[in-house]
Context: one part of a larger RNA
RNA sequence: CGCUUGAAUAUUGAGAAGAUUUGUCUCUAGUACGAGAGGACCGAGAUGAACUGACCUCUGGUGUGUGGGCUCUGACGCUAGUUGGACCGCCCAGUAGCCAAGUCGGGAAUGGAUAAGUUCUGAAAGCAUCUAAGAACGAAGCCAACUUCAAGAUUAGUAUUCUAUGAGGGUCGUAAGAGAUGAUUACGUUGAUAGGAUCUAAGUGUAAGUGCAGCAAUGUACUCAGCUGAGGAUUACUAAUAACCCGAUU
Numbered sequence: 001c002g003c004u005u006g007a008a009u010a011u012u013g014a015g016a017a018g019a020u021u022u023g024u025c026u027c028u029a030g031u032a033c034g035a036g037a038g039g040a041c042c043g044a045g046a047u048g049a050a051c052u053g054a055c056c057u058c059u060g061g062u063g064u065g066u067g068g069g070c071u072c073u074g075a076c077g078c079u080a081g082u083u084g085g086a087c088c089g090c091c092c093a094g095u096a097g098c099c100a101a102g103u104c105g106g107g108a109a110u111g112g113a114u115a116a117g118u119u120c121u122g123a124a125a126g127c128a129u130c131u132a133a134g135a136a137c138g139a140a141g142c143c144a145a146c147u148u149c150a151a152g153a154u155u156a157g158u159a160u161u162c163u164a165u166g167a168g169g170g171u172c173g174u175a176a177g178a179g180a181u182g183a184u185u186a187c188g189u190u191g192a193u194a195g196g197a198u199c200u201a202a203g204u205g206u207a208a209g210u211g212c213a214g215c216a217a218u219g220u221a222c223u224c225a226g227c228u229g230a231g232g233a234u235u236a237c238u239a240a241u242a243a244c245c246c247g248a249u250u
Base pairs, nucleotide, nucleotide: 001152006162007161008160009159010158011157015149016148017147018146021049022048023047024046025045026044027043033038051106052105053104054103055102059100060099061098062097066093067092068091069090070089071086072085073084074083075082076081110144111143112142117137118136119135120134168246169245170244171243172188173187174186175185176184193239194238195237196235197234198233199232200231202228203227204226209222210221211220212219213218
């Protein structure tokens, strides 16, 4: 821009893409078969490999938010305490998130038309013949079926509702289930959208200070403390105010 009033929501599916892989074991059955050695078809079940989708409950990785330990050096006048720098200074743990080696799924069943092949009936050709007319089977393959996209499918589809008494959209703001930017999604006081506050799952591991014991290092009691809390909840305290613009009249 088109789809010829403009929109919002919900859809149909022409068409397209993906997937559609496979081993081993058990039963049937040591059966059929075979002198024996050996050893099935058909059918039923179990468990894997690789590939693939989603997720983070578990096992773990990361986790430059977080808690703690340790060293050198500087600062806060000093002690104590705290803090800057040293690859996050080094190390020990670790929530959310992200992730795999972790967890849960998937490739199942079925139908149709067929290939090679197997047939029925059956002439040409009194027989015979799967074929010439006609009819029936038959594959991991083909078409559907499964998953996803899909009306620029210009044949531009359909339904409902709203709409000059202005539908709807945007600018703007708070953000994240989104993200390079656009976009998308949630919310904008008729409000829990983010921050803050309060509480908390969880993490770290028992703060500072004081008392007591010890010459002291240190230990111990208050103290499963203190700090944190990307997760979960509650709460309008702060900021989403106000306003403006576009917009279908044939």
Predicted 3D model of a 250-nucleotide part of an RNA (large-subunit ribosomal RNA, domain VI) from an activated sludge metagenome.
The full RNA is in RNAcentral, with records from SILVA.
The coordinates come from a structure-prediction model, not an experiment, and the mean pLDDT is 89.
It matches the Rfam family "Bacterial large subunit ribosomal RNA".